[in-house]
Context: one part of a larger RNA
């Protein structure tokens, strides 16, 4: 020096574990904010570094419901001092306080700072301190008010609203490129990414100028139709719809014609016209037309509505310039119907249910092993509860719970009642109305699965420019016939999308180089001027019982005894403790 055996050191793999993650399901909630948010800075405990809570009333103050014996949050114990059956700590609900920054809003600023003003209070007065107020924009109202007479612009004041933040989902306005086409230009990627604006718990769409060709009957979503019909440098690719089956279902309101009221402008004058109709009388700035506002009426496609006439249609009361006759209108009652998400809109009562701080909740002992019994042995018991977790090893009956039940305030939902609202039909005539710079056409674009094509349909930048039911649109150029629908105004629940957040659960998901970047002081330490980047780091033991005392040593580090413990080769550099690497002892070889 090598090999072998034994036994150590170092080292951290492996095994086992889980406080943390990942994905999903079902409910809830779907917003917070000038009554100052989200997010922070700085403070705040007797001693206080981090974290949690809180805000100069500062780990808290008041009220109320629960609860019932200890408590003064955690790392994290200690000392000191307190609170509590006159009910503390703790949990639910409501209130008070809530520094400074931040939309930040009195002005400014290098966020958490600086500097004023006005009014009030404190003071004899001043300084000073405290309290309150004042940003901007929009809308409304009032006052004032230029050039410029009226007016308008502008100014001032008051009131209301807005502003900012937030994970995804939504609508709209803009809108790429890499890439693919095996190059590349039309095309594709893709109306994607991204930017902006705006909104809601969903949004958007939506009651046919639709489709179809038997007929169906708002919209949305899913399965299919179907990778079909088509489209396409007919390349790469793109790619329907009707129909069928489901989910969910809900329909309405205006504009116009006409009537009334008020105003406006024009005409018009002593009656021709008007005062609801007929007859007779009476009245008299009333009438006619335009425009505007409000109220009534009215809403459709076997066209609908208005106006006029006629017929029939519950009751009572009242009304107009007068009388009579007839009709009409208004109010109330009756009958019928409807209603708070659209179609008008508000409040109350009762009942039931949901939610939730909580309440209550059955049934076991023994033998053996062991440090410890839940294991084993023997015999029982409960179960609408044998989910789960804990307890010194594996527990239905030890503990917390679980099943089936119960429950306050506040809040929410449903139903009923009070309540609120609405209400005739038919026939004939008339030709009054039925959404205009619209439909449509031409040119230029865009959207439709559809790239200009034979290109319908939808949107519209420029130019032109209709009709009103004997009307107009569509049926994929266009024309005829036929069929079908009614544009140019608006509202509308559900079925659908999403999950930052809360609760309850689940997993042939991970188990500390995994799973979130983060199981631990984690978006921390650290790096960067900055935008930004971004770690490592879990495990004594059942219980600290965490090693009194003695010895060596520097009043060390570390160790040896003693003691605890089942175990200390479980000793805090702590479960297990592989390998590389490195000692010691013995044997063999050289």
């Nucleotide at each position: 020096a090598g090999c072998a055996u034994a036994u150590g050191g170092u080292g951290a793999a492996u095994g086992c574990c889980u406080u943390g993650g990942u994905g999903c399901u079902g409910a809830g909630a779907g917003g917070c904010g000038a009554u100052g948010a989200a997010g922070g800075a700085c403070g705040u405990a007797g001693u206080a570094a981090g974290u949690u809570g809180c805000g100069a009333u500062a780990a808290g103050c008041c009220c109320u419901g629960g609860g019932g014996a200890g408590c003064c949050g955690c790392u994290a114990a200690a000392c000191a001092g307190g609170c509590c059956g006159u009910g503390a700590u703790c949990c639910g609900g409501g209130g008070a306080u809530c520094u400074c920054c931040g939309a930040a809003u009195g002005g400014g600023a290098u966020a958490a700072c600086c500097c004023a003003c006005u009014a009030g209070a404190g003071u004899a007065a001043a300084c000073c301190u405290c309290u309150a107020g004042g940003a901007u924009c929009u809308u409304g109202c009032a006052c004032u008010g230029a050039a410029u007479u009226c007016a308008u612009a502008g100014g001032u004041g008051c009131a209301a609203g807005a502003g900012g933040c937030g994970a995804a989902c939504g609508a709209a306005g803009g809108g790429a490129a890499c890439u693919g086409a095996a190059a590349c230009a039309u095309c594709u990627a893709a109306g994607u990414a991204c930017c902006u604006u705006c909104a809601g718990g969903a949004a958007g769409a939506g009651a046919a100028a639709u489709a179809a060709a038997u007929u169906a009957g708002a919209u949305u979503c899913c399965c299919u139709c179907a990778g079909u019909a088509g489209u396409g440098g007919c390349g790469a690719g793109c790619g329907a719809a009707a129909g069928g089956g489901g989910a969910a279902c809900a329909g309405c309101c205006u504009a116009a014609a006409c009537c009334g009221u008020a105003a406006u402008u024009a005409c018009g004058u002593g009656a021709u016209a008007g005062c609801u109709u007929g007859u007779g009388g009476g009245c008299g700035u009333u009438g006619u037309a335009u425009u505007u506002a409000c109220g009534g009426a009215g809403u459709a496609g076997c066209g609908g509505g208005g106006c006029c006439u006629u017929u029939u249609a519950g009751g009572u009361a009242c009304u107009g310039c007068c009388a009579c006759a007839g009709a009409a209108g208004u109010a109330c009652c009756a009958a019928a119907g409807a209603g708070u998400u659209a179609c008008a809109a508000a409040a109350g009562a009762a009942a039931a249910g949901a939610c939730g701080a909580g309440c209550a909740g059955a049934a076991c002992u023994u033998u053996c092993u062991g440090g410890a019994a839940a294991g084993u042995u023997a015999g029982g018991c409960c179960a609408u509860a044998g989910a789960c977790g804990g307890u010194g090893a594996u527990a239905g009956c030890c503990c917390g719970g679980u099943a089936a039940g119960c429950a306050a305030a506040a809040u929410c939902u449903u139903u009923u009642c009070u309540c609120u609202c609405u209400u005739a039909a038919a026939a004939g005539g008339u030709u009054c109305c039925c959404a205009a710079g619209u439909a449509c056409u031409a040119c230029g674009g865009g959207a439709c699965a559809c790239g200009u094509g034979a290109a319908a349909u939808c949107c519209u930048g420029u130019a032109g420019g209709a009709a009103u039911c004997c009307g107009g649109g569509a049926g994929g150029a266009c024309c005829a016939u036929c069929u079908u629908c009614c544009a140019a105004g608006g509202c509308u629940a559900a079925a659908u999308a999403c999950u930052a957040c809360u609760c309850a659960g689940c997993a042939a998901c991970c188990g500390a180089u995994a799973g979130u970047g983060a199981a631990c002081u984690a978006g921390u330490a650290c790096c960067g001027c900055g935008a930004g980047g971004g770690a490592a780091a879990g495990g004594u033991g059942a219980a600290a019982a965490g090693a009194a005392c003695c010895c060596c040593g520097g009043u060390g580090a570390g160790g040896g005894g003693a003691g605890u413990g089942a175990a200390a080769u479980a000793g805090a550099a702590u479960c297990u403790g592989a390998a590389a690497c490195u000692g010691u002892a013995u044997g063999c070889u050289u």
Large-subunit ribosomal RNA, domain I from a Pseudobdellovibrionaceae bacterium, 590 nucleotides, folded computationally. The coordinates come from a structure-prediction model, not an experiment, and the mean pLDDT is 82. It was read from a public genome assembly. It matches the Rfam family "Bacterial large subunit ribosomal RNA". Gene Ontology terms of the family: structural constituent of ribosome and ribosome.